The part of an RNA shown here (large-subunit ribosomal RNA, domain II) has 690 nucleotides and comes from a groundwater metagenome. Its mean pLDDT, the model's own confidence on a scale to 100, is 87.

Context: one part of a larger RNA
């Protein structure tokens, strides 16, 4: 892992709620006890006790009233309006372990020092080598000494190094030789040294050269057993099929925040009968988007003024000021927490009408949910970030499958009963991959843009506007001219159109600037404006608007259309006409719900028919049923073969039944009824086989 078996809402009491059943203004017995039966068990007795029938007050108490109160006031709970009670099965609650399993841990008692910690007691053990203190001896010195020197002499938590203790680095090893070990290496090795045997300390403890070390492969508090089914608002599981309905992820409270309570929203049952919703009309309230600038503030520029600031004056009066400047003023703005205005929407009512199986609303029983995501729109935080966060409102997902989006809960379209090798559609498509016009008309785009991006950029290209110039000839080319005063004046070395201030006149003309730009040191040149001819139709500013261009650089070839491949398009814009396309609709045929209507049946909530609506679903709520074991009654099969197991026909919406062959070799269904150790795929579930 796979397969078998085991594996989870259970049982006393006590209450609620419906359902069925006896009685009934009453119901009803417990403990006991009697009597009968083969037995399960049934029938009698036992009225104690409980509930009910009258309430009201704390009570005394009164009583269809009672309390409170001075009160025959009002008010408060009652009567008038009346149904209990006992059993049965469900269902929900309490109190128990209360669906099952799962702690870390706490207490209580008791086993452990045969491991290892320390300490007692009593034994044992360290090859060999090296070093060679103290003291002595002796010998020099010395006045004796101290001191050198030479020999003895051993001494040491001494020095190399076995045995014996250790575990330093590193490799194997890692389902190992080993739950800590082997290789090679390292440390101590006469000492705080190793070690045998006996013994002593115990868990709220001991021991600890102290590491929370170690106390029998375990230690921040051993290990056994009990309290023990501790508690676990926590994770995990919880077993047959089918019908009908269907959530929530809020809001207020919580030592609350993944809990819990109430309420909101689902369900069942009952009541009650348009109250609900939905357009319409006819009234009401609002200050929100807009829009405003009187108010409340902000905030800009122009006027003017006080006031400052500065000058001058003697510090004075005073005068002057190109600097600032408030009030007023003029102008054009800004505002959630300005508003003298102000919508649409939505809300309130009250009325009509549409919906009448349905909605609402009320009582009663059950719940589940209180982690909600993503879109669209209105906002607040954040930076007009975020697949961010927080509220309003709406979808959708959560529960929802189908078809579209290339794949893609949350986006478009559409709500799946169930069957069909029929039709039309939605959304989206309709060239090939691929269902379904290489459809029809007008235009556009040339970048493969389509098929990713901003500021900004720029004779692309189409349109639509404005202004000029133009046959008395524009608009580019191309041929000539472009002068004179004069080098204007200053400046300046120098300044001559052309470093730089100043001025920009006059003449001669077709025209020509006191000079456009280039060039010189300054001049010269070269250009330009201006102006002739040549040529012969258009040219040139500026502005909007469609499409494309540039901008545009990532990390494994193509990789930013799904691919392929598309250019009067298979890309874009209008317009059309057709066609595909889905579990949407629509036909044919079956089921089921709920209501209604007929019929039927002694009735019934039984049953037939018909018609209308409806039949996605997680929590969850209601209903109907399968099949497992065991019991009663009733009636059956079965050695002419039961169970079981195999194989194999049929039958029902399903859970599941029937038959038939084989195997097996002795017990087994059915029918009402009752009772439960009652339905496996999950729990790292448990136990076994493989």
């Nucleotide at each position: 892992g796979c397969c078998g078996g085991c594996g989870a809402g259970u049982u006393c009491u006590u209450g609620g709620g419906g359902g069925c059943g006896g009685c009934a203004a009453g119901g009803u017995u417990a403990a006991g006890g009697g009597a009968g039966u083969g037995g399960c068990c049934u029938c009698c007795c036992g009225g104690a006790g409980c509930c009910g029938g009258a309430g009201c007050g704390a009570a005394a108490g009164c009583g269809a009233g009672c309390g409170u109160g001075a009160a025959u006031a009002g008010c408060g709970c009652g009567u008038u309006u009346u149904a209990g009670u006992c059993g049965c099965a469900c269902u929900c609650a309490a109190u128990a372990g209360a669906c099952c399993c799962g702690a870390a841990a706490c207490c209580g008692g008791g086993u452990g020092a045969g491991c290892u910690a320390a300490c007692c007691a009593u034994g044992g053990c360290c090859a060999g080598g090296g070093u060679g203190a103290a003291g002595c001896c002796c010998c020099g010195c010395u006045a004796a000494a101290c001191c050198g020197g030479g020999g003895u002499g051993a001494a040491g938590g001494c020095c190399c190094g076995a045995a014996c203790g250790g575990g330093u680095g590193u490799g194997u090893g890692u389902u190992g030789c080993a739950a800590a070990a082997c290789g090679c290496u390292c440390c101590g090795a006469u000492g705080a040294g190793c070690u045998g045997u006996g013994g002593u300390u115990a868990g709220a403890g001991g021991u600890g050269a102290a590491a929370u070390g170690c106390c029998a492969a375990u230690c921040g508090a051993a290990c056994c057993c009990g309290g023990a089914g501790a508690u676990a608002g926590c994770u995990g599981g919880u077993u047959c099929u089918c019908c009908c309905c269907g959530a929530a992820a809020u809001g207020c409270a919580u030592u609350g925040a993944g809990g819990u309570g109430c309420a909101g929203c689902c369900u069942u049952g009952g009541g009650u009968g348009a109250u609900c919703c939905g357009u319409c009309g006819c009234g009401c309230a609002g200050g929100u988007a807009g829009g405003g600038c009187a108010c409340u503030g902000g905030a800009u520029g122009g006027g003017c003024u006080a006031g400052g600031g500065g000058g001058c004056g003697a510090a004075g009066a005073g005068c002057c000021u190109g600097c600032u400047g408030a009030a007023c003023u003029c102008a054009a703005c800004c505002a959630a927490a300005c508003c003298a205005c102000g919508a649409a929407u939505g809300g309130c009512g009250c009325g009509a009408c549409g919906u009448u199986c349905c909605a609402g609303c009320c009582c009663a029983g059950g719940a589940g949910u209180g982690a909600g995501a993503c879109u669209a729109c209105g906002g607040g935080g954040g930076a007009u970030a975020a697949g961010c966060u927080u509220c309003g409102u709406g979808g959708u997902c959560g529960a929802a499958a189908g078809g579209g989006a290339a794949a893609c809960a949350g986006c478009c379209c559409a709500g799946a009963u169930c069957g069909c090798c029929a039709g039309c559609u939605a959304a989206g498509g309709u060239c090939c991959c691929u269902a379904a016009c290489u459809c029809c008309a007008g235009g556009c785009u040339u970048a493969g843009u389509g098929u990713g991006c901003a500021a900004g950029g720029a004779a692309g290209u189409c349109g639509c506007a404005u202004c000029g110039c133009u046959u008395a000839g524009a608009c580019a080319g191309c041929c000539a001219g472009g002068a004179g005063g004069u080098u204007g004046g200053c400046u300046c070395a120098g300044a001559g159109g052309c470093a730089g201030c100043c001025a920009c006149c006059c003449u001669u003309u077709a025209a020509a600037g006191a000079g456009u730009g280039c060039g010189u040191a300054a001049c010269a040149g070269c250009u330009c404006a201006c102006u002739g001819g040549u040529c012969g139709a258009g040219u040139g500013a500026c502005g909007c608007g469609g499409c494309g261009c540039c901008g545009a650089c990532a990390a494994u070839u193509c990789a930013a259309c799904g691919g392929g491949g598309c250019u009067c398009a298979a890309g874009c814009c209008u317009g059309g006409g057709a066609c595909c396309g889905a579990a949407g609709c629509u036909g044919c045929g079956g089921a089921u719900g709920u209501c209604c209507u007929u019929c039927u049946u002694a009735a019934a909530g039984g049953g037939a028919a018909g018609g209308a609506c409806g039949u996605g679903g997680u929590a969850g709520g209601g209903g109907a049923g399968c099949g497992u074991u065991c019991c009663c009654u009733g009636g059956u099969c079965a050695g002419u073969g039961a169970a079981g197991c195999u194989c194999u026909g049929g039958u029902g919406u399903a859970a599941a039944c029937c038959g038939g062959g084989g195997u097996g070799g002795a017990g087994a269904g059915c029918a009402g009824g009752g009772a439960a150790g009652u339905g496996a795929g999950a729990a790292u579930g448990c136990c076994g086989g493989c």

The RNAcentral record of the full RNA draws on SILVA.